A computed fold for a 523-nucleotide part of an RNA from an uncultured bacterium, annotated as small-subunit ribosomal RNA, 5' domain. It matches the Rfam family "Bacterial small subunit ribosomal RNA". The full RNA is in RNAcentral, with records from ENA, Greengenes and SILVA. The prediction has a mean pLDDT of 86.

[in-house]
Context: one part of a larger RNA
RNA sequence: AUUGAACGCUGGCAGCAUGCUUUACACAUGCAAGUCGAACGGCAGCACGGGCUUCGGCCUGGUGGCGAGUGGCGAACGGGUGAGUAAUACAUCGGAACGUACCCAGAAGUGGGGGAUAACGUAGCGAAAGUUACGCUAAUACCGCAUACGUUCUACGGAAGAAAGUGGGGGAUCGCAAGACCUCAUGCUUUUGGAGCGGCCGAUGUCUGAUUAGCUAGUUGGUGAGGUAAAGGCUCACCAAGGCGACGAUCAGUAGCUGGUCUGAGAGGACGACCAGCCACACUGGAACUGAGACACGGUCCAGACUCCUACGGGAGGCAGCAGUGGGGAAUUUUGGACAAUGGGCGCAAGCCUGAUCCAGCAAUGCCGCGUGAGUGAAGAAGGCCUUCGGGUUGUAAAGCUCUUUUGUCAGGGAAGAAACGGCAGAGGCUAAUAUCCUUUGCUAAUGACGGUACCUGAAGAAUAAGCACCGGCUAACUACGUGCCAGCAGCCGCGGUAAUACGUAGGGUGCAAGCGUUAAUC
Numbered sequence: 001a002u003u004g005a006a007c008g009c010u011g012g013c014a015g016c017a018u019g020c021u022u023u024a025c026a027c028a029u030g031c032a033a034g035u036c037g038a039a040c041g042g043c044a045g046c047a048c049g050g051g052c053u054u055c056g057g058c059c060u061g062g063u064g065g066c067g068a069g070u071g072g073c074g075a076a077c078g079g080g081u082g083a084g085u086a087a088u089a090c091a092u093c094g095g096a097a098c099g100u101a102c103c104c105a106g107a108a109g110u111g112g113g114g115g116a117u118a119a120c121g122u123a124g125c126g127a128a129a130g131u132u133a134c135g136c137u138a139a140u141a142c143c144g145c146a147u148a149c150g151u152u153c154u155a156c157g158g159a160a161g162a163a164a165g166u167g168g169g170g171g172a173u174c175g176c177a178a179g180a181c182c183u184c185a186u187g188c189u190u191u192u193g194g195a196g197c198g199g200c201c202g203a204u205g206u207c208u209g210a211u212u213a214g215c216u217a218g219u220u221g222g223u224g225a226g227g228u229a230a231a232g233g234c235u236c237a238c239c240a241a242g243g244c245g246a247c248g249a250u251c252a253g254u255a256g257c258u259g260g261u262c263u264g265a266g267a268g269g270a271c272g273a274c275c276a277g278c279c280a281c282a283c284u285g286g287a288a289c290u291g292a293g294a295c296a297c298g299g300u301c302c303a304g305a306c307u308c309c310u311a312c313g314g315g316a317g318g319c320a321g322c323a324g325u326g327g328g329g330a331a332u333u334u335u336g337g338a339c340a341a342u343g344g345g346c347g348c349a350a351g352c353c354u355g356a357u358c359c360a361g362c363a364a365u366g367c368c369g370c371g372u373g374a375g376u377g378a379a380g381a382a383g384g385c386c387u388u389c390g391g392g393u394u395g396u397a398a399a400g401c402u403c404u405u406u407u408g409u410c411a412g413g414g415a416a417g418a419a420a421c422g423g424c425a426g427a428g429g430c431u432a433a434u435a436u437c438c439u440u441u442g443c444u445a446a447u448g449a450c451g452g453u454a455c456c457u458g459a460a461g462a463a464u465a466a467g468c469a470c471c472g473g474c475u476a477a478c479u480a481c482g483u484g485c486c487a488g489c490a491g492c493c494g495c496g497g498u499a500a501u502a503c504g505u506a507g508g509g510u511g512c513a514a515g516c517g518u519u520a521a522u523c
Stems, first nucleotide, its partner, number of pairs: 001522003005519005012370002015367003018363002020328001025326003029323003034073003039070002042066002046064003049060004080281003089206007098198003103194008111145001113143002120135006151160003165186006173180002207253003214244003219241008256278004260271004283304005306317004334360001336359003342356001343354004373403004383394004409459005417450001422444008467512005472493003478507005488495002
């Protein structure tokens, strides 16, 4: 000088930060990932409309909408933790044999069929979790057929391989209607390129121990095969006998890495909280499934430990998400508000979800700022302390007088953070179209958790606000009394055995100040 600090004494305010460093210990409760009816069959509940009515109600998907279900996208992000890991990690610099949902740009297509299944109904089983049989039905769910500019394979002859619709609007024509048809938007399929992201490989660097000196059989290399999105002993068969090591292999211990942080004139040393990047993990161990992406924190399966429910047959769970509880500990906060902003997921949108985030609460934990009054005031008051008894000191300090009102209290006003989206009007584009849709310009309504907060104005009133450590030397600051090697102090030297500036108290002083000391730790 510094700290994610703790402890003791003390404590007025504001702003900004920070807040389980220990048991990766166990967790009650609530919330933390949903969304889409413009993919689908439908209609449990609500509202509206219609019908019937004995006035009690009943029926009806017709409409708004929508529980459960099929389907799509998301759930692999965001959030947490640092157990493991000394190199399958990280940092920097390179590389070639790869993947990529959504997004952007380009090219081509979107024809015609089929069979199921949940929901639902009926009948069961079970305490529950759940589950069985039969029957019905839809799709952007599933499966063939056709076609194939690109694409893949090829023995260069050829062969293989797709798709799905939905919504808005509409003049003529057809149609009883639905609609056909046209058009716009958005999807879908194949393919090329891009962007961003990810997988892989190499080099260099990255703690301690030699009281760890030898280690290694898929081990090192080759051939062939398998496997992967992809190179490769990644895996396997065969062949060869290699590979690493005092430039420290192997083993053991410790440890997430970095940007950075602290310190220091620097070189260095120590550290890796918060913030940012990467990695790893998700009760412990193992495994795969789905998917563009996981071997998946709030998914699945198996095993284990633990906890809970049970009708004893069987089941359920995983806070190292946000709060919160117990425990451990010197020690670390609210079971708060809001999606208003930023961002994310879904959706054409309206919107819904979001303990990400933004805010508020608690804590002097830290940094920074402000205040606890200002001026005047000598009879140098009283009191305290000391005294050589003359006085000295506390001390302009107080009182008194004159002011001010930061902060606090009361009263009144009161933000920025919020303009996008939306509506209206105009222009342009698509188009048969003045419709719809898209782009753009102008005008404009609404939307604030924080919060009646910040801030502004006014009122009264010195009113509401100072402590802590030290005073032998180092080291700024001294006397009196008590004690008498006792009680005690102490960072080092050392004080204390009857005149203690070193113990205790008082007066005085010194230093910092809403803090001050102590302890711990680093330089």